[in-house]
RNA sequence: UCUUAUCGAGAGUGGCUGAGGGACAGGCCCGUUGAAGCCACAGCAACCGGUCUCUAACGAGACGCAGGUGCUAAAUCCUACCCGGUACGGCCGGGAGAGAUAAGA
Numbered sequence: 001u002c003u004u005a006u007c008g009a010g011a012g013u014g015g016c017u018g019a020g021g022g023a024c025a026g027g028c029c030c031g032u033u034g035a036a037g038c039c040a041c042a043g044c045a046a047c048c049g050g051u052c053u054c055u056a057a058c059g060a061g062a063c064g065c066a067g068g069u070g071c072u073a074a075a076u077c078c079u080a081c082c083c084g085g086u087a088c089g090g091c092c093g094g095g096a097g098a099g100a101u102a103a104g105a
Base pairs, nucleotide, nucleotide: 001105002104003103004102005101006100007099012041013040014039015038016037020030021029022028025079026078027077042072043071044070047068048067049065050063051062052061053060054059076098081095082094083093084092085091086090
C1' cells in the first nucleotide's frame, strides 16, 4: 500500500511526571479536582490462535483459555462529499470518503 470484516455494547486504579488531549479541519468537549507520555497492577472484548460440541461437508455454536493483537470519556464525540425525507435559521434517515482495529496479501 491492497483485500476482507467490524466500529450506538463493554472495561481503571495507583506511581512518576507536569500541559496538553480528543487523527486531520470546523465545532463541541476533556484537562492543575492533573492532559499527553512512561511504569505497575487490574479489567473489557472475542479479530486471530486454542479446546470442546454439532455437521457428510461447507460451516455453525460454546468456552476467557498461563497464547498473538486491540481496547478501557462522549456513536469512530459530531459534522465535512452525495442522495432522500421534512412540521425547513433546523432536524431525521441512507450512502460515500476518511480513520481505527483485526486477519490476510

The prediction has a mean pLDDT of 88. A computed fold for a 105-nucleotide RNA from a soil metagenome, annotated as SAM riboswitch aptamer (S box leader). Its Rfam family is "SAM riboswitch aptamer (S box leader)". Gene Ontology term of the family: regulation of gene expression.